RNA sequence: CUUGAUAAGGGCAAACCAUCCGAAAGGGUGGGACGCAAAGCCACUGGCCUAAGUCCCGGGGUUAUCGGGAUACGGCGGCAGGGUUGCCGGGC
Numbered sequence: 001c002u003u004g005a006u007a008a009g010g011g012c013a014a015a016c017c018a019u020c021c022g023a024a025a026g027g028g029u030g031g032g033a034c035g036c037a038a039a040g041c042c043a044c045u046g047g048c049c050u051a052a053g054u055c056c057c058g059g060g061g062u063u064a065u066c067g068g069g070a071u072a073c074g075g076c077g078g079c080a081g082g083g084u085u086g087c088c089g090g091g092c
């Protein structure tokens, strides 16, 4: 530099359950394992999810309140790319 067919010591932990936080998406902790060789770390680019707030439209008893649409400043790294660090084995 490249690679993950084999081996060892290990690591992480989807769904689901409990509990807490959050408007939601989602997240923390514990249990639990579908998987993972970066499923370590960073929301930088694209993508995806949500819409409290804001804006628009409509209903309405017109400072209440209800419905619909748009929107990230909220999220997802277990969606792709990028950046960065790194264990073990094989090959060069």
Stems, first nucleotide, its partner, number of pairs: 001091004011036002016031006034078001040084003044081003047076003053071007

Model confidence (mean pLDDT): 84 of 100. c-di-GMP-I-GGC riboswitch aptamer from Desulfoferrobacter suflitae, 92 nucleotides, folded computationally. It matches the Rfam family "c-di-GMP-I-GGC riboswitch aptamer". On this family, see Weinberg et al., Proc Natl Acad Sci U S A 2017: "Bioinformatic analysis of riboswitch structures uncovers variant classes with altered ligand specificity". The sequence was found by an Rfam model in a public genome assembly.